SAM riboswitch aptamer (S box leader) from uncultured Tamlana sp., 107 nucleotides, folded computationally. Taxonomically the source falls in Tamlana (Bacteria, Pseudomonadati, Flavobacteriia, Flavobacteriaceae). Its mean pLDDT, the model's own confidence on a scale to 100, is 82.

[in-house]
RNA sequence: UUAUCAAGAAAGGUAGAGGGACUAGACCCAAUGAAACCUUGGCAACCUCCCGAUUUUUCGGGGAAGGUGCUAAAUUCUACUAAUUGUAAAAGUAAUUAGGCAGAUAA
Numbered sequence: 001u002u003a004u005c006a007a008g009a010a011a012g013g014u015a016g017a018g019g020g021a022c023u024a025g026a027c028c029c030a031a032u033g034a035a036a037c038c039u040u041g042g043c044a045a046c047c048u049c050c051c052g053a054u055u056u057u058u059c060g061g062g063g064a065a066g067g068u069g070c071u072a073a074a075u076u077c078u079a080c081u082a083a084u085u086g087u088a089a090a091a092g093u094a095a096u097u098a099g100g101c102a103g104a105u106a107a
Base pairs, nucleotide, nucleotide: 001107002106003105004104005103010040011039012038013037014036018029019028020027023079024078025077026076041071042070043069046067047066048063049062050061051060052059053058075102080099081098082097083096084095085094086093087092
């Protein structure tokens, strides 16, 4: 920089109190054992391989040996902006949608 992020996939061992990225709030997980590390599996299909379409770009389908990744909850949710709707005299506030910020992963 580009793409994706509401799908999917757990057992055992060591360990022993935290964890869900950061800040705040909410809500969860955890002595029926958190984080971390190890072993064995699994998921997925970014890299990769095959087939078809396409001038190219690219798109669709299939495979899973290897390099990563992942394996509670949408990236757990919200935060900023806009629109719509409800409520309210107004300020405001709630919900939904879209975008943004931040982050994760791959190339």